[in-house]
Small-subunit ribosomal RNA from Capra hircus, 1488 nucleotides, folded computationally. The sequence is in RNAcentral, with records from SILVA. Its Rfam family is "Bacterial small subunit ribosomal RNA".
């Protein structure tokens, strides 16, 4: 640093998605060792037990026990009270809390401060109680009354006063910040102290000072919602009192109406801030364990004592829930302290040890006390170190795993020799931490650390291997089971699953999953955008804001520089040390990017001030405009009325109907009504801000433009909110209504037609006042300003040049178009009317759906408008361009494609082949053209793949061991037959090793027309003998791609010519081969015969001349003229020539498509079957039949049928052949059998034709099915189930509905002939030859096919895409009579504790009084305030809710066909209506 994922491909936009870090973690599976951390993130859920704040005998009095002593007594020691001094620190938690609560920086001239520190004075003097204790009650307990007695550094009283405090007067110096403050003098009041010890003490009061700690105040900082826009009554101030340590509405009385808010009040949500910690290049985002700083809280809410300090976690009162004890009367409790326990959860430790160190209370000190802390204990929860060996070590062992079966790999890896012993283990040694004069003092600790000892010994596992991503195979599964972080695997060959083997990454761990950061320039200050991808507001005025011309002065707020002060420490960063190392620690530096303060500068911004005039404004002069409101006039045209004229139709359509008309329509011709639009001019022309706006006059009115430069002097952009205006539709009143025209009706089309078409028609449209507020309200392009190449048109002014003058030409201004360079841009475009470079200002976007919805709020009469979410659901959704493919888009061309023609199929018998049905099988395969006389160039047996019965099991057939010599053949028995069994007959070559054959044997193995042609090969089929398919270099494009193959011509052709950013080559076309059409050579036999002989005959002779045969040549090239075309390339006529433009035929089949056909020609992976899914044998089927389709035959007749005479071919076959010739049969054939391996014999008559006779148009002398009997062949066998002969018999059919098929010449059409299969079987097929037509204007139309061009929402490519109801499953959600809950405010009630305040008849030791009684203080009452509590009516906000309404998702449901192409009515926006349902009309409005 990037990847992967929309597309056939491409850029591009944009979203998911994953690679990195991290973690107070859980979870899975593993798990040697040790240093250093960390460890309830949930239930501020509820606690058992322990422990967490005591301490001072050097304040007291007592008491106890010890020791001396007879005892009094001393003197130690403990301590229950009293008394100080700590329980306001340490520890914990993060509920609350949007707050001066946190951070930073000020302030306090408004303030307090025990304990320590310095400095100053000071300490006389008496007095009165009390707890402890004693003794007597009450209570279960907790606790508590009386009564006695007694100390104090506890209590009060006096007195003293340098200095404090307070009061009142008048000065004087300084400073300050407005009130003030210090400093200095005068006079009056007013308040302290404690004592202990007996030692180098410790203490006590006043006062000032410090140091630390704390309170209060402001400045700037830092969540989320505007669908939360108003919020406030102690509220905002002031004046007076109170209260406080101190300022103050902190509280109270009164006056006064203020404050707070769009710079975002008030409410609602969340939330402990912070230094830091994660991550990032930064900049930012996120997070607030764990260390430290702050603040709050202690079960829940209330209050206050004490005290330097609380409104007090282990203290107090009171209310409340909860939980324990009780004698039921009353009591008691507070782990968010450290261990525990229960619960909750995915989940988080020990009811350890120690006060040795650090620190902390108390104490003069010895010391005690500390779950703060220091250890240690559990956990791979984290980060860091170590080790599970280490060298050698091919027979590359075994195993395993693959395998083409050679071999590969696991792998130097084991094993085997040779070493080492960290680490754990045993065993000795042994610190530092210890500081406190000296002694003594270690929890960690059997520590670390060191040395010795044995032995490789005790110690790898986890995820991954399709792409991203390092890492590949085998076997099982068979859209199942399963995987998955995207994209996706998985329907029988799965590196995606599951298992092994192999290999990768990591490593005592390794995966998962949760959450932040990054990657994300995907909220963009660094850093993004708005024509068409998401995104310019409908348009204009304008407020607040934001931004601003030239020159000059002054300030210094922003700016910059310098110095100060802060920015804690702890981390980060750097450099050093310490631990064997690292992690950790220690120690310097840096750096903390801030704020605050002062010095200075003075460019720019920005305040003042003062000028400019060039931005803005006005003035004057001129033209031009469908600018805008009113009034008023005008003509054509439909429509209606009334008359006349005139006679059957009008009208309307793709063709029709309904409709109108004889009761006179339409048409025409006059008049007259009424209402809406204003032909032509007229124009990508004018005006306006936009909507928009069009006949002429008239009134009044806005605005913009030139040319002048006479006034003002920045007056200026931009515009959140406001305001005003806003097409068509729509509402409300009231008018109008000729024409158009949703609804509506009816005719028509259609399956259907709630549409499109047609005949009518209301509402509306018009006007006039009032609303609506929206459009594809568009240049899908916000405004302003400034610069940046041109070239051409309109349309408004103005100058100059020429000219008489006009026009014309030159320059200029403003406004409107096209084209086009730079630049931009993904393209596509856009380019002075920027989408180009700049700057200022509003607006507005942040995948796609849901959804412009829902709910709330604002506006509306309604209809609706505006503002506008989310659950869920998808991995895309989009913009532009490329290439095909398609279009009921355009051109162009060619084909027996039409069209002209001829013969035919579609009807009929009868053959074949297929479907279906039967059947024990009717064996399988082919299925639109391109399955169906196909595979099959021959189903009675075989074939044969199929049933059926009978048989075999290493096998009918191939290899390979061992053995043995037969095996085969004749006969004969049983059987249907294979087969068994009897009898007979019995080897063969040889180097002597063996070997061919036959049986026996044993295990591999054979064997298979079983499956899959959707695992394959090979062949074919077909589009299509269609002219196309491409490639290398160059060029263009960001790129897929284009170009070149287009373009003008031409051609059977991408055939050939020109042109051209192409320039050249491949595969195809042609040609080159074959036969045919003509001629020469050469060759003459079995073929030929012109002469000459000859014959019954080319029969002989002879010829080589013709025909023919087969072998090699020539010929045809647009070569030649002429015309036409561009001088090409061609056409098109002609001339010679057998043949003329590819002569005719064949053969040959480019890249590809179609999972096209074939595992049943053959070959093969995979899977099955193995005494059968395999061999063998008989019989049977494939030939079956109510029917349906195909391709054929024969006919239906006189161009014909039948007889009889009588002529011409070509191609081929022939020895298990082919058969003359002769006999013999009607005939099939049948005996005999010449010749013939064939230019010689034969098959073998060629028929149609030609003469000649008869039929005479009828189901017939036509047709010949179908049955009969009687023959023939062929074969072991013609019953199922051949073929032919003869006699009889004699069916249907009299030219074929819709719709089809072939064919352009020796073609069709007819008529024979052969020949492959084959024993035998042909109307099929493959070949020959005879006779031998008819039409072709021509491309509008049907089929098919190229080539350009265009749209497209399709690329499985139109058999494509795709929208909506409706019907079913599941899922989130909205209204919903209502029900329930919550926290917050508000009013009211009731008022605990507790302060103040008033009272205080009652009570009382201290002081005053001789005493009565005072003073001072309590109890008691009483008031305001006041916490749970009650009550009420709202408001939020969330759970449920019968119904219910759209919305999302589902593999095949229903209905139609709405968009994508002119999608078959263009489409699509805004409105109204209408309709099952997409959607139809109407009105206007974009073009996307």
């Nucleotide at each position: 640093a990037g990847a992967g994922u929309u597309u056939g491909a491409u850029c591009c936009u944009g979203g998911c998605u994953c690679a990195g870090g991290a973690c107070g973690a859980a979870c899975g599976c593993u798990g040697g060792c040790g240093g250093c951390g960390u460890g309830u993130u949930u239930a501020a859920c509820a606690c058992a037990u322990g422990c967490a704040a005591g301490u001072c005998g050097a304040a007291c009095g007592g008491a106890g026990u010890g020791u001396a002593g007879a005892a009094a007594u001393a003197c130690a020691c403990u301590u229950a009270g009293u008394g100080g001094c700590g329980g306001a620190c340490g520890g914990g938690u993060g509920a609350g809390u949007a707050a001066c609560a946190c951070g930073u920086g000020a302030g306090c001239a408004a303030c307090c401060u025990g304990c320590c520190c310095c400095a100053a004075g000071c300490a006389a003097c008496g007095g009165g109680a009390u707890a402890a204790c004693a003794g007597a009650g009450a209570g279960a307990a907790a606790u508590u009354u009386c009564u006695g007695c007694u100390a104090a550094u506890a209590c009060g009283g006096u007195a003293u006063a340098a200095g404090a405090c307070c009061a009142c007067a008048a000065g004087g110096a300084a400073g300050g910040c407005a009130u003030c403050u210090u400093c200095u003098g005068g006079u009056g009041g007013u308040a302290a102290a404690a004592g202990c010890u007996u030692u180098u003490g410790c203490g006590g009061c006043u006062u000032g000072g410090g140091a630390g700690g704390g309170g209060c105040u402001c400045g700037c900082g830092g969540c989320c919602c505007a669908u939360u826009a108003g919020g406030u009554a102690g509220u905002u101030g002031g004046u007076g009192a109170g209260g406080u340590a101190a300022c103050g509405g902190c509280c109270c009385a009164c006056c006064a109406a203020g404050c707070c808010g769009a710079c975002g009040a008030u409410g609602g949500g969340u939330a402990g801030c912070c230094g830091a910690c994660c991550u990032g290049a930064g900049a930012g985002g996120g997070u607030g364990a764990u260390c430290g700083g702050c603040c709050a809280c202690a079960u829940u809410g209330g209050a206050a004592c004490u005290g330097a300090g609380a409104u007090a976690c282990g203290g107090u009162c009171c209310a409340a829930a909860c939980u324990c004890c009780u004698a039921c009367g009353g009591g008691a409790g507070g782990c968010a302290g450290c261990a525990g326990u229960g619960g909750a959860g995915a989940a988080u430790a020990u009811u350890g040890g120690g006060c040795a160190a650090u620190g902390g209370g108390c104490g003069c000190a010895a010391g005690c006390c500390u779950g703060a802390c220091c250890c240690a204990g559990c956990a791979a929860c984290g980060c860091c170190g170590c080790g599970u060996g280490a060298a050698u070590g091919a027979a590359g062992a075994a195993g395993g795993c693959c395998u083409u079966c050679g071999g590969g790999u696991u792998g130097u890896a084991a094993a085997a020799u040779u070493c080492u012993u960290u680490a754990a283990g045993u065993g000795g040694g042994g610190a530092a931490g210890a500081a406190c004069a000296c002694a003594a003092u270690g929890a960690c600790a059997u520590u670390a650390c060191c040395c010795a000892c044995a032995g490789a010994a005790u110690a790898a596992g986890u995820c991954a291997c399709g792409g991203c991503u390092a890492a590949c195979u085998a076997c099982g599964u068979g859209c199942c089971a399963g995987c998955a972080g995207c994209c996706g695997c998985g329907g029988u060959a799965a590196u995606a699953c599951g298992u092994a083997g192999g290999u990768g990454a990591c490593a005592a761990g390794c995966g998962u999953u949760g959450u932040c950061c990054g990657g994300a320039a995907u909220g963009a200050c660094u850093g993004g955008g708005c024509g068409u991808a998401a995104a310019g507001g409908a348009a204009g005025u304008g407020u607040a804001g934001u931004c601003g011309g030239c020159g000059a002065a002054u300030c210094a707020a922003g700016u910059u520089a310098g110095g100060a002060g802060u920015g804690a420490a702890a981390g980060c960063c750097c450099g050093a040390g310490g631990c064997u190392u690292a992690a950790c620690c220690u120690c310097g530096g840096a750096a903390c990017u801030g704020c605050u303060u002062u010095u200075a500068a003075a460019a720019c911004u920005g305040a003042u001030u003062u000028g400019c005039u060039u931005g803005a404004g006005u003035g004057a002069u001129g033209g031009a405009g469908a600018g805008g409101u009113a009034a008023g006039c005008g003509g054509a045209a439909u429509u209606c009325c009334u008359a006349g004229u005139g006679u059957a139709g009008c009208g309307g359509u793709g063709g029709a109907a309904u409709g109108c008309g004889c009761a006179g329509a339409u048409a025409u011709u006059a008049g007259g009504a009424g209402g809406a639009a204003c032909a032509c001019c007229a124009g990508a022309g004018g005006c306006g801000a936009a909507g928009g706006c069009g006949g002429c006059u008239u009134a009044c009115u806005g605005g913009a433009c030139a040319u002048u430069a006479a006034c003002u002097g920045a007056c200026g952009a931009u515009g959140a909110g406001g305001c005003u205006u806003g097409a068509a539709a729509g509402c409300g009143u009231g008018g109008g209504g000729a024409g158009c025209a949703a609804a509506c009706a009816g005719g028509a089309u259609u399956a259907g037609a709630u549409a499109c078409c047609c005949u009518g028609g209301u509402a509306g449209u018009c006007c006039a006042c009032g609303c609506c507020c929206u459009a594809a309200a568009c240049g899908a392009u916000g405004g302003a300003u400034a610069c940046u190449a041109g070239a051409u048109g309109c349309g408004g002014g103005a100058g100059g040049u020429a000219u008489c003058g006009a026009c014309u030409c030159c320059u200029u201004c403003c406004g409107u178009g096209u084209c086009g360079c730079c630049g931009c841009u993904a393209a596509c475009g856009c380019a002075a009317u920027a989408a180009g470079u700049a700057u200022c200002c509003c607006g507005c976007c942040u995948g796609g759906g849901g959804a412009g919805u829902a709910c709330g709020g604002c506006c509306g009469c309604a209809a609706g408008g505006u503002u506008g979410a989310a659950a869920c659901u998808c991995a895309a959704a989009g913009g532009a361009a490329u290439u095909g493919a398609c279009g009921g888009g355009a051109c162009c061309c060619c084909g027996c494609a039409c069209a002209a023609g001829c013969a035919g199929c579609g009807g009929a018998g009868c053959a074949u082949g297929u479907g279906g049905u039967u059947u024990a099988a009717u064996u399988c395969g082919a299925c639109g053209c391109a399955a169906c006389g196909c595979g099959a160039a021959a189903a009675a047996c075989c074939u044969u793949a199929c049933c059926a019965a009978g048989a075999c099991u290493u096998g009918a057939c191939a290899u390979u061991u061992u053995g043995u010599g037969a095996c085969a053949g004749g006969u004969g028995u049983a059987g249907a037959a294979a087969u068994a069994c009897a009898c007979u007959c019995u080897u063969c070559u040889u180097u002597c090793g063996a070997g061919a054959c036959a049986c026996a044997u044993a295990a591999a193995c054979a064997g298979g027309u079983g499956g899959u042609g959707c695992a394959u090969g090979g062949u074919u089929g077909u589009c299509g003998u269609c002219a196309g398919c491409u490639c290398g270099u160059g060029u263009c494009g960001u790129g897929a791609g284009a170009u070149g193959u287009u373009g003008g011509g031409u051609u059977a052709a991408g055939u050939c010519c020109c042109g051209c950013a192409a320039c050249g080559a491949g595969c195809g076309c042609a040609a080159c081969c074959c036969c045919u059409a003509u001629g020469a050579a050469u060759a003459g036999u079995u073929g030929c015969c012109a002469g000459u002989a000859u014959u019954a005959a080319g029969u002989u002779a002879g010829g080589a001349a013709c025909u023919c045969u087969a072998u090699u040549c020539a010929g045809a090239c647009u070569g030649c003229c002429g015309u036409g075309g561009a001088u090409a390339a061609c056409a098109c006529g002609g001339a010679g020539g057998a043949a003329g433009g590819u002569g005719g035929g064949g053969a040959u089949g480019a890249c590809g498509u179609c999972a096209a056909a074939u595992c049943a020609u053959c070959a093969u992976g995979c899977c099955c079957c193995u005494u059968a899914c395999g061999u063998c044998u008989u019989g049977g089927g494939c030939u079956a039949c109510a029917c349906a389709c195909g391709u054929g035959c024969u006919a239906c007749a006189a161009u014909g049928g039948u007889c009889g005479c009588u002529a011409c071919a070509a191609a081929g076959a022939g020895c298990a052949g082919c058969a003359a010739a002769g006999c013999a049969g009607c005939a099939a054939u049948g005996c005999c059998g010449a010749g013939c391996a064939a230019a010689u014999c034969u098959c073998a008559a060629a028929a149609a034709g030609g003469c000649g006779a008869u039929c005479u148009c009828a189901g017939u002398u036509c047709g010949g099915a179908c049955u009969g009997u009687g023959g023939g062949c062929u074969g072991c066998a013609a019953c199922c189930c051949g073929c032919c002969c003869a006699c009889a018999c004699g069916a249907a059919g009299u030219u074929g509905g819709a719709g089809u098929u072939g064919c352009u010449a020796g073609u069709a059409a007819u008529c024979c002939c052969g020949a492959a299969u084959c024993a035998g079987c042909a109307c099929g097929u493959c070949g020959g030859g005879g006779u031998g037509a008819a039409u072709g204007c021509g491309u509008u139309c049907c089929c098919g096919g190229g080539g350009u061009u265009u749209g497209u929402a399709c690329a499985c490519a139109c058999c494509g895409c795709c929208c909506g109801u409706c019907a079913c499953g599941c899922c989130a959600u909205g209204g919903g009579a209502g029900u329930u809950g919550g926290g917050a405010g508000u009013a009211c009630c009731c008022g605990a504790a507790g302060u103040c305040a008033g009272u205080g008849a009652c009570c009382u030791a201290a002081c005053c009084g001789c005493a009565a009684g005072g003073a001072a203080g309590g109890a008691g009452c009483u008031g305001c305030c006041g916490a749970a509590g009650g009550u009420a009516a709202g408001a939020c906000c969330g759970a449920u809710g019968a119904c219910u309404g759209g919305g999302g998702u589902g593999a095949a449901g229903u209905c139609g066909u709405a968009a994508c192409a002119a999608g078959g009515u263009a489409g699509c926006c805004g409105u109204a209506u209408c309709a099952g349902a997409a959607g139809g009309u109407g009105c206007g409005g974009c073009u996307g």